[in-house]
Molecule: transfer RNA
Organism: Bdellovibrionales bacterium
RNA sequence: UCAGGCGUAGCUCAGCAGGUAGAGCAAGCGGCUGUUAACCGCUUGGUCGGGGGUUCGAGUCCCUCCGCCUGAG
Numbered sequence: 001u002c003a004g005g006c007g008u009a010g011c012u013c014a015g016c017a018g019g020u021a022g023a024g025c026a027a028g029c030g031g032c033u034g035u036u037a038a039c040c041g042c043u044u045g046g047u048c049g050g051g052g053g054u055u056c057g058a059g060u061c062c063c064u065c066c067g068c069c070u071g072a073g
Stems, first nucleotide, its partner, number of pairs: 001072007010025004019056001027043005049065005
């Protein structure tokens, strides 16, 4: 430098062909228990990497930039 992949909650990841952003774990609160753990319930938590464009509407499509991974040279 070229090609491909990835970037969504504190962490690991979903999000089907554009139509309300989710799960598990973690955290907080409560239940249970003599206590802890385990188990059960509830709750909190997101500028969807940045910017721009298309559209009535973008996590999703297009352009550009940034970062990480892999391959080629």